Context: one part of a larger RNA
RNA sequence: UCAUCCUAAGGGAAUUCGGCAAAAUGGUCCUGUGACUUCGGUUGAAGGGAUCCCAGCUAUUGUAAUUUUUAUUGUGAUUGCUGGGCUAAGAUAUUGGAUCGGCCCGACUGUUUAACAAAAACGUAGCCGGCUGCAAGAUAGGAAUGUUUAGUAUAGCCGGUGACUUCUGCCCAGUGCUAGUAUCUGAAAGCGGUUUUCAAUCUGCCUAAGGACUAGUAAACGGCGGGGGUAACUAUGACCCUCUUAAGGUAGCGAAAUACCUUGGCCAUUAAAUGUGGUCGUGCAUGAAUGGAGUAACGAGGCUGAUACUGUCCCUAGGAUGAACCUC
Numbered sequence: 001u002c003a004u005c006c007u008a009a010g011g012g013a014a015u016u017c018g019g020c021a022a023a024a025u026g027g028u029c030c031u032g033u034g035a036c037u038u039c040g041g042u043u044g045a046a047g048g049g050a051u052c053c054c055a056g057c058u059a060u061u062g063u064a065a066u067u068u069u070u071a072u073u074g075u076g077a078u079u080g081c082u083g084g085g086c087u088a089a090g091a092u093a094u095u096g097g098a099u100c101g102g103c104c105c106g107a108c109u110g111u112u113u114a115a116c117a118a119a120a121a122c123g124u125a126g127c128c129g130g131c132u133g134c135a136a137g138a139u140a141g142g143a144a145u146g147u148u149u150a151g152u153a154u155a156g157c158c159g160g161u162g163a164c165u166u167c168u169g170c171c172c173a174g175u176g177c178u179a180g181u182a183u184c185u186g187a188a189a190g191c192g193g194u195u196u197u198c199a200a201u202c203u204g205c206c207u208a209a210g211g212a213c214u215a216g217u218a219a220a221c222g223g224c225g226g227g228g229g230u231a232a233c234u235a236u237g238a239c240c241c242u243c244u245u246a247a248g249g250u251a252g253c254g255a256a257a258u259a260c261c262u263u264g265g266c267c268a269u270u271a272a273a274u275g276u277g278g279u280c281g282u283g284c285a286u287g288a289a290u291g292g293a294g295u296a297a298c299g300a301g302g303c304u305g306a307u308a309c310u311g312u313c314c315c316u317a318g319g320a321u322g323a324a325c326c327u328c
Base pairs, nucleotide, nucleotide: 001323002322003321004320005319006318007317008316010314011313014312019309027051028050029049030048031047036041038163052085053084054083055082056081057080059078060077061076062075063074064073065072066071086090098307099306100305101304102303103302104301105299106298110122111121126161127160128159129158130157131156132155137148138147139146140145164294165293166292167291169224170223171222174221175220176217177216178215179214180213183212184211185210190205191204192203193202225243226242227241228240229239252286253283264280265279266278267277268276269275
């Protein structure tokens, strides 16, 4: 000096990206328990008290003896009460929750990058859509033949969303998908024609799917405007005009895991806040199963505040064990 431990007066997070690490809490019994809630929970909420030894008594009870059943006596177990004793300390060691608020995300238990990521990612029950009547649909294979399936629409396969509550607006012009189709287009084959004959050639007719065309379809892929004016202070604009689109963003939410300007404005929190929470809204560039908004419970998830506690720090010091170093 390092590693692993132990202890520190006073202060108590001033440390730090951040209480990281450490300390603290801890068992059992009694008591007591708020907001919220899907009424199950939350919950060991929080908070408070007790805990050792001896003696006596009450109550419950096992068992043995005595006895007239009751009961008495002995010996065990348990509960409660009273008195006394010792200690700094009675769950004395080992063992053994820190707790409480606010917010974001994901409903939950679960799964994952074996060996840098455990999560807000994946999955999930639930919801929705599509295909399929079984020699089905989907799938493996060139086929035979398999799987789904000894199943049969309350089933199987595919896709989206993701408990629950409350909802899920407008657009089918584009791209898909589905259905239809008088007509047009549309290959080879087939049937004709063609150069005196044969063949190559050239050309016509017929015609499947598909396309054109006509409809439907957004819990299909996706999309969801601009300018000007206007109310008896000002401001704002329910209202009007105009260009334009397939339709012009509805309900909600909103400086957000989304906000450039931005450390937005106001309020709360602090002595001090680019933080956090609440609120506001022309939102650079929110928005409804690419789900929107809420939400009890849950989370080795993320942000933030408080209590307790502490060598994280003020500010270092001492000690134990081991290693290295120096000298011999």
This is a predicted structure of a 328-nucleotide part of an RNA (large-subunit ribosomal RNA, domain IV) from a Nanobdellota archaeon. The prediction has a mean pLDDT of 84. Its Rfam family is "Archaeal large subunit ribosomal RNA". Gene Ontology terms of the family: ribosome and structural constituent of ribosome.